[in-house]
Context: one part of a larger RNA
Molecule: small-subunit ribosomal RNA, 3' major domain
Organism: uncultured marine eukaryote
RNA sequence: UGACGGGGACCAGCACAAGUGGAGGAGCGUGCGGUUUAAUUCGAUGCAACCCGAAGAACCUUACCAAGACUUGACAUGGUAGGAAAAUUUUAGAAAUAAAGUCGUGUCUUGUUAAUUUUUUUAUUGACAAGAAACCUAUACACAGGUGGUGCAUGGCUGUCGUCAGUUCGUGCCUUGUGGUGUUGAGUUAAGUCUCGCAACGAACGCAACCCUUGUUUUAUGUUAUAUUCAUAGAAAACAGCCGAUGUCAAAUCGGAGGAAGGAGAGGAUGACGUCAAGUCAUCAUGCCCCUUAUGUCUUGGGCUACACGCGCGCUACAAUGGUUAGGACAACGGGUCGCUACUUCGCAAGAAGAUGCUAAUCUCUUAAACCUAAUCUCAGUUCGGAUUGAAGGCUGCAACUCGCCUUCAUGAAGUCGGAUUCACUAGUAAUCGUGGGUCAGCUAUACCGCGGUGAAUACGUUCCCUGGUCUUGUACA
Numbered sequence: 001u002g003a004c005g006g007g008g009a010c011c012a013g014c015a016c017a018a019g020u021g022g023a024g025g026a027g028c029g030u031g032c033g034g035u036u037u038a039a040u041u042c043g044a045u046g047c048a049a050c051c052c053g054a055a056g057a058a059c060c061u062u063a064c065c066a067a068g069a070c071u072u073g074a075c076a077u078g079g080u081a082g083g084a085a086a087a088u089u090u091u092a093g094a095a096a097u098a099a100a101g102u103c104g105u106g107u108c109u110u111g112u113u114a115a116u117u118u119u120u121u122u123a124u125u126g127a128c129a130a131g132a133a134a135c136c137u138a139u140a141c142a143c144a145g146g147u148g149g150u151g152c153a154u155g156g157c158u159g160u161c162g163u164c165a166g167u168u169c170g171u172g173c174c175u176u177g178u179g180g181u182g183u184u185g186a187g188u189u190a191a192g193u194c195u196c197g198c199a200a201c202g203a204a205c206g207c208a209a210c211c212c213u214u215g216u217u218u219u220a221u222g223u224u225a226u227a228u229u230c231a232u233a234g235a236a237a238a239c240a241g242c243c244g245a246u247g248u249c250a251a252a253u254c255g256g257a258g259g260a261a262g263g264a265g266a267g268g269a270u271g272a273c274g275u276c277a278a279g280u281c282a283u284c285a286u287g288c289c290c291c292u293u294a295u296g297u298c299u300u301g302g303g304c305u306a307c308a309c310g311c312g313c314g315c316u317a318c319a320a321u322g323g324u325u326a327g328g329a330c331a332a333c334g335g336g337u338c339g340c341u342a343c344u345u346c347g348c349a350a351g352a353a354g355a356u357g358c359u360a361a362u363c364u365c366u367u368a369a370a371c372c373u374a375a376u377c378u379c380a381g382u383u384c385g386g387a388u389u390g391a392a393g394g395c396u397g398c399a400a401c402u403c404g405c406c407u408u409c410a411u412g413a414a415g416u417c418g419g420a421u422u423c424a425c426u427a428g429u430a431a432u433c434g435u436g437g438g439u440c441a442g443c444u445a446u447a448c449c450g451c452g453g454u455g456a457a458u459a460c461g462u463u464c465c466c467u468g469g470u471c472u473u474g475u476a477c478a
Base pairs, nucleotide, nucleotide: 001478002477003475004474005473007472008471009470010469011468012467013466015462016461019425020424021423022422023421026316027315028314029313030312031311032310033309034307035306042053043052064302065301066300067299068298069297070296073143077142078141079139080138081137082136083135087102088101089100090099091098092097107132108131109130110129111128112127113126114125115124116123145291146290148289149288150287154285155284156280157279158278159276161274166205167204168203169202170201171200172181173180174179185196186195187194211268212267213266214265216236217235218234219233220232221231222230229361239262242256243255244254245253246252318418322377323376324375325374326373327372328371334365335364336363339358340357343354344353345352346351384415389410390409391408392407393406394405395404431454432453433452434451435450436449437448
């Protein structure tokens, strides 16, 4: 100087407390472990792995396994020889592929020649010759290739402490030196924020502000909107500005007025020096090592979806603040041409057929649901709950057996609020209700990222648990 302490002081945080709703019990979805397997590809493992990489495993993806094949190779550059490329038929095969055919002579440049055109230059068309580009086949070698290893050789990117308030430097001063001071102290703040004091005076990275969204008013412009909206570009507005109180009458704090908004108005983006040899060689890049008729490449089928069991994250419930039936009302964000599809007809329905508009403020996805009104059910394993299973269909797609989703009818399991323990949340938040998008042929989405509707309770306070910060103290630790 640090680190540590079941030492001390001060402070902060959904850390506790005060509340609300969950998890832990059930069924299912999903990830992980384990076990199994020919293979169940690989990575991630306390917080900070476990609906994580994966914004979507039937084939493909795919890296794994079995079998069948290839060896200058699926892909790149370079040599030589031949051929347009392409399209297409048959046979063998699971396909990859192999064998045998059919058809085919293009594009560009240059030269020669013929015809047409033009006053001439020229331009167009046809024929012949040469060359070039791209592509295909054969062949030789340099090489290709590797999701093989090492994240403890690395770059880049990322998590975490933590949006915590810290981390340092120059000069000066003190010290034999390490180092200290500054950065400590008194107040204050969300903040090393600011004020005062002080052997310090200044400065840098952080804080804050600058950026975006949102809340109020207003100006201009604009169509597809035109009653109101809305979009784009500006302007105004909030500054502790005004009043009072507290305060070294400093910084600031408390109360009030006005105001759409008041003390950072709300939310986001933004992550200092560093820590964890944290994560990633499987995004990518890359050193070294390894494979090179295989650890490379192609194909078919299988696997990643297994199942005694253990754990995590979720969904649906256990009902009357509810279920069912009928009628009625109100959104926002987004998406759409290989697409979204109005409307009509058919079908109980999933959906099908016809047909229309829209490259979108125009058309469409698009009837939001919770909610309201009426009726019914009357506390029951039920008109709760929907797992599981059977049958019949629909859709996507070469193809739904392993292994897709949806519809209808039937079936109708566990479950009557969950032990120890544990999680999230302080306001338009929690809870609850629907809804859009990405990925995507289809979907296992109950996940993820958004959007709006309805809309609470509680916070005395900092004794205690946890984490972090500042100062101080002890130490046989570095």